RNA sequence: AGAGUUUGAUCCUGGCUCAGGACGAACGCUGGCGGCGUGCUUAACACAUGCAAGUCGAGCGGUAAGGCCCUUCGGGGUACACGAGCGGCGAACGGGUGAGUAACACGUGGGCGACCUGCCCGACGGUGGGGGAUAACCGCCCGAAAGGGCGGCUAAGACCGCAUGCGCCCGCGGCUUCGUUGCCGCGGGGAAAGCCGCAAGGCGCCGGCGGAGGGGCCCGCGGCCGAUUAGCUGGUUGGCGGGGUGACGGCCCACCAAGGCUGCGAUCGGUAGCCGAUCUGAGAGGAUGAUCGGCCAGACUGGGACUGAGACACGGCCCAGACUCCUGCGGGAGGCAGCAGUUAGGAAUUUUGGGCAAUGGGCGCAAGCCUGACCCAGCAACGCCGCGUGGGCGACGAAGCCCUUCGGGGUGUAAAGCCCUUUUCCCGGGGACGAAUCUGACGGUACCCGGGGAACAAGCCCCGGCUAACUACGUGCCAGCAGCCGCGGUAAUACGUAGGGGGCGAGCGUUGUCCGGAUUCAUUGGGCGUAAAGCGCGCGCAGGCGGCCGGCAGAGCCCGGCGUGAAAGCCCCCGGCUCAACCGGGGGAGGCCGUCGGGGACCUGCGGGCUGGAGGCCGGUAGGGGCGAGCGGAAUUCCCGGUGUAGUGGUGGAAUGCGUAGAGAUCGGGAGGAACACCGGUGGCGAAGGCGGCUCGCUGGGCCGGUCCUGACGCUCAGGCGCGAAAGCGUGGGGAGCGAUCCGGAUUAGGUACCCGGGUAGUCACGCCGUAAACGAUGGGUGCUAGGUGUCGCGGGUAUCGACCCCCGCGGUGCCGCAGCCAACGCAGUAAGCACCCCGCCUGGGGACUACGGCCGCAAGGCUAAAACUCAAAGGAAUAGACGGGGGCCCGCACAAGCAGCGGAGCGUGUGGUUUAAUUCGACGCAACGCGAAGAACCUUACCCGGGCUUGACAUGCACGUGGUACCCGAGGGAAACCGAGGGGACCCGCGAGGGAGCGUGCACAGGUGCUGCACGGCUGUCGUCAGCUCGUGCCGUGAGGUGUUGGGUUAAGUCCCGCAACGAGCGCAACCCCCGCGGCCAGUUACCAAGUCUGGCCGGACCGCCGGGACCAACCCGGAGGAAGGUGGGGAUGACGUCAAGUCAGCAUGGCCCUUACGUCCGGGGCGACACACACGCUACAAUGGCCGGGACAAUGGGCCGCGAAGGGGCGACCCGGAGCCAAUCCCAGCAAACCCGGCCCCUGUUCGGAUCGGAGGCUGCAACCCGCCUCCGUGAAGUCGGAGUUGCUAGUAACCGCGGGUCAGCACACCGCGGUGAAUGCGUUCCCGGGCCUUGUACACACCGCCCGUCACGUCAUGAAAGUCGGGGACGCCUGAAGCCGGCGGCCCAACCCCUCGGGGAGGGAGCCGUCGAAGGCGGGACCGGCGAUUGGGACGAAGUCGUAACAAGGUAGCCGUACCGGAAGGUGCGGCUGGAUCACCUCCU
Repeated sequence: AGAGUUUGAUCCUGGCUCAGGACGAACGCUGGCGGCGUGCUUAACACAUGCAAGUCGAGCGGUAAGGCCCUUCGGGGUACACGAGCGGCGAACGGGUGAGUAACACGUGGGCGACCUGCCCGACGGUGGGGGAUAACCGCCCGAAAGGGCGGCUAAGACCGCAUGCGCCCGCGGCUUCGUUGCCGCGGGGAAAGCCGCAAGGCGCCGGCGGAGGGGCCCGCGGCCGAUUAGCUGGUUGGCGGGGUGACGGCCCACCAAGGCUGCGAUCGGUAGCCGAUCUGAGAGGAUGAUCGGCCAGACUGGGACUGAGACACGGCCCAGACUCCUGCGGGAGGCAGCAGUUAGGAAUUUUGGGCAAUGGGCGCAAGCCUGACCCAGCAACGCCGCGUGGGCGACGAAGCCCUUCGGGGUGUAAAGCCCUUUUCCCGGGGACGAAUCUGACGGUACCCGGGGAACAAGCCCCGGCUAACUACGUGCCAGCAGCCGCGGUAAUACGUAGGGGGCGAGCGUUGUCCGGAUUCAUUGGGCGUAAAGCGCGCGCAGGCGGCCGGCAGAGCCCGGCGUGAAAGCCCCCGGCUCAACCGGGGGAGGCCGUCGGGGACCUGCGGGCUGGAGGCCGGUAGGGGCGAGCGGAAUUCCCGGUGUAGUGGUGGAAUGCGUAGAGAUCGGGAGGAACACCGGUGGCGAAGGCGGCUCGCUGGGCCGGUCCUGACGCUCAGGCGCGAAAGCGUGGGGAGCGAUCCGGAUUAGGUACCCGGGUAGUCACGCCGUAAACGAUGGGUGCUAGGUGUCGCGGGUAUCGACCCCCGCGGUGCCGCAGCCAACGCAGUAAGCACCCCGCCUGGGGACUACGGCCGCAAGGCUAAAACUCAAAGGAAUAGACGGGGGCCCGCACAAGCAGCGGAGCGUGUGGUUUAAUUCGACGCAACGCGAAGAACCUUACCCGGGCUUGACAUGCACGUGGUACCCGAGGGAAACCGAGGGGACCCGCGAGGGAGCGUGCACAGGUGCUGCACGGCUGUCGUCAGCUCGUGCCGUGAGGUGUUGGGUUAAGUCCCGCAACGAGCGCAACCCCCGCGGCCAGUUACCAAGUCUGGCCGGACCGCCGGGACCAACCCGGAGGAAGGUGGGGAUGACGUCAAGUCAGCAUGGCCCUUACGUCCGGGGCGACACACACGCUACAAUGGCCGGGACAAUGGGCCGCGAAGGGGCGACCCGGAGCCAAUCCCAGCAAACCCGGCCCCUGUUCGGAUCGGAGGCUGCAACCCGCCUCCGUGAAGUCGGAGUUGCUAGUAACCGCGGGUCAGCACACCGCGGUGAAUGCGUUCCCGGGCCUUGUACACACCGCCCGUCACGUCAUGAAAGUCGGGGACGCCUGAAGCCGGCGGCCCAACCCCUCGGGGAGGGAGCCGUCGAAGGCGGGACCGGCGAUUGGGACGAAGUCGUAACAAGGUAGCCGUACCGGAAGGUGCGGCUGGAUCACCUCCU
């Protein structure tokens, strides 16, 4: 620091995802040790049990228990002490929790002239004299208990008078202060307690003063979300007086006034303890608020006060409520959010431990007691840190396992083995620091020493890319994986397992959460023409911002000093535990805040001046700017009349419609409404919407000139207000034309459309509505930054007859273009450049221009505006393709022109289908279908049935056997294969033994036309013999890529020429090769010679070379001469980069998989030949340019020894006999080749056409013609009379017609490959069909138009809105009732202290009780808000192959889209207005 993911590729925008760090974690697998930390994040749910706050006998009365002594056993005494009690101090600390709280709760800085403070410290003064009670205790009584009542006794530092009393308190007065502070005077008031000690003395006590520490109150500033919460408020805001408090205050009360808060966000709702800090981050920031520390808050829920220095009190009290427990049913008790522990909840969080030894706290003079604070230990890898599980040597390298091309490679020095060590561990011994005088829970721990022994100690995740690490097998879109992209459909580095590898390591992964990456909310540090994003336009309050020059001041701003910013943490340094984690010490830093002093540039305030911003004035001026009234002509329609007759109208073509009741046409007259042709123009005006005949009236703004006036008066603008096309709504009018809806007619598969005929609302007026592609998709203002050229308005200059032209200036409106900007396109003084100011808006796509809520509207609807859920993209610009029912140019038997066919018939062949035991397999549009087949009776043969063989029909190696073996003959069985008695019987090397070959047995292996052409090689088809496809260097572009290869010509051609940021080059084209056509030379035999012909070889010839014309005098084109031949002369061979996962595993080869007495192999038979059909390619025909008969003529290519086979002979014939000749320019196939020519017959008929089919008889091949060959003869004589839609070939020696040969082959040819013979017709032309080339254009296509894609409907799943209602929640409000309690009143009942008194009592004062205000909870009520469920209903999202259509993307076949209205199964259609983000052609204009 980035990476993956949108595309065929590219750049950009943009979201999603990953790599990092962190955690109070949890889960999975695994787990050796130690140190230091941490450990209910959920139910502030409920809690059994124990413990967590007591202490003081030196305050008091006392003596229940214990010790000791005495005892008559009743008890007594005593010291130590001490239960309960009176009294004091503490219990308000410490500990736990985070519910509530958006608040002066917290943080930070201040204030209190408005305050308190027990214990502690300092200093000062005082401590005299009295009184009356009451617990405990005793007695009686009530109660189950908890508890309580009455009577009696008693003490104190408990309680109460009196005295004294300061600088205390109260009142008054004076001085002081800004002030309520401080000081003084006078009057009044107010204290005390004792205890210990022999004593000294100590500890206390009272009053005020001061301090320290602690607290209370107040204020400035700071820190969450929602505006779909916009208004809130009655003690509310203030005042006067009072009450209350320690204290200010509306804190509370009475009265008076009517205020207070809020867009700088009040109120309401949601969420939340706050901070030091923690995590992350480069930082700014974001997130968090466990542990530790500070503050706050609450202690079962709610309310309340009491006591006290301090509480409204966690382990206190009262009341109410919920819950739990006890009960004798009358009544009581309780509050773990203390430590442990339990239950529950939950993914999840520990021991009912030890100790007060240390630190700290309470009480006490002290000893000491108490202390679940704390210190320790236990549990948990929960985290951080450290250590170990051994170290060295050890093979060209064991075994096992894995892979393998079988050679080998890997695990791997790894192991074993040898040597060594002992951290850890175990055993034994010693043994701390922490402690200051005593005292150690931890603990016989840490640590040290000795001994033992390599031992007790390794896992987890990952290995397709990101991202480090690859093979095998299994699986076969299954099982599964997955963070994103994506893997899996038979060779998966992506699933599972294994081997190997990578990473980390007592851990490793996963999940969750936070920050980061994310400059993806952008202060640092983003944007808004087309990607998301400029409000439709204006006016304008608040707000923000603001020209030039002096002056004064200094809030902001800057500098310095001081204060503060707790500790811990963080950073640096030093130090302590062996290191580290951890801990100790020192230092640093810390936005901000307070205060004092200083500065005066900026900035602000005040005041003064200026004119350039802005405005005014004067003079001109252009204009469809606005409003109102009036007027005008053309046209359409209608009405009346005339002329006139058979149609008119409309379309692609028609029809509906209109018309003989007289239309249309034409002429005249009239009515009415709406709109204003030409001028008219990227011309004008307006803020936008928008504005167009003429005249008049009223009215807004602009521009130019003058530079006279004001003197910053300015810019922008959240809210607000106004204007705002069309459609639509309301009202009463109006209504010519046009025209949603609607009705007809066409079109169509349908046609709720496009086209046609009618035609309602509407279009017009007024009022509403308030939207739009309201667009320059570009907010407003100001300044700055090359030019060029149009045009509108005004002015100036020169000149002139002239403002005609020309030059200059200002304002508007266009185009081109530099710098610059931009992702690119493009923008470019009318910025999208460079800057500043203000406003609006954006933050992935869908859901959604939606729902709910609110506001507006008569309605339609508008404005504002989510979420669930879902996707890995959605997008912008540009690139190269492909495509277009886009354009331009140009080819091809592509069409057209023409000839012959096919499609109909019969037959042949192939294929589909069907059938079958099998009908083997492959080939499937062109480019499968007379194709693999250039020859299926057996064989072939791969299929079926049956019968056999198993080292095999065939190959190689090894081992063993074998002489009577190989091999031959072979009875017999059998359909054959096969089995097989019997007989014969070798070869090579070697003297021999033995070896080899052969054969047999066995082991390795053979074999497979079994699968995969989607694993492959090779070969082939096709586009296409089309003219294209590329490269190097350079140049252009961020890039994909372009240029070259485009352009102008030309060609069959990217052929050539010219031009050009290109210059060259390669594969293609052409040429070089073969055949044919002309000539020459040479050679040649097949009886011989010559010529010709022929055959072979070599050479010549043709090159636009020559002439003329055209063209740029280039390429080249046209014509002509000559020539056998011309402009590539005809034909062939030759097939660029590539496309179709095209074809072939069955030609061959080959990876992988599969079979192994069978999926191999052999044999017999059958099948590949089936047949209701369908298609493809052919043959023969349908006849008279024909058929038949007779006669007659002329080829070429080829083939031949298991061959071709002559003559001659036989047969009607196929053919047979025969065998000459020929290895072939010699002989043969091979005769008359046929069409053709001559003659004859047939006479238009299903025939003398046609030959299918069937019967019979033969011939040939072959082991064998039944299934299933070919040929001959005789007989039979079918369909068929020229072929629907449609479709094929061919441009010249071609088509057509005619025969011949060859390969295959025993035989079988209508097929195929060749050969010659006869020998045409037509081509205007390129509009159209098909295919193709080049350029260009549009694109939402890229599997590339056989593409993409929209909506309804149907099915499934999910979330969500509405909904009669129903259930619940929280918080206010009104009324009723009203506990405890404080306060107030009364207080007839009760009361020791003080006063009076005649001791009876009275008074003062107090209390119970009652009443009242307030008051928690409760009850009743209405509405608002939030939520759950909800028959049904609405749309939405998603879901490999459902239905209907075709809306959009190419002019998408009616250009599309926006707003609106109506209509329609659906996409959608139509009307009105608008936009270009529309193709194409033509014209115009502008620029160069």

Background
A computed fold for a 1488-nucleotide RNA from an uncultured bacterium, annotated as small-subunit ribosomal RNA. It matches the Rfam family "Bacterial small subunit ribosomal RNA". Its family is annotated with structural constituent of ribosome and ribosome in the Gene Ontology.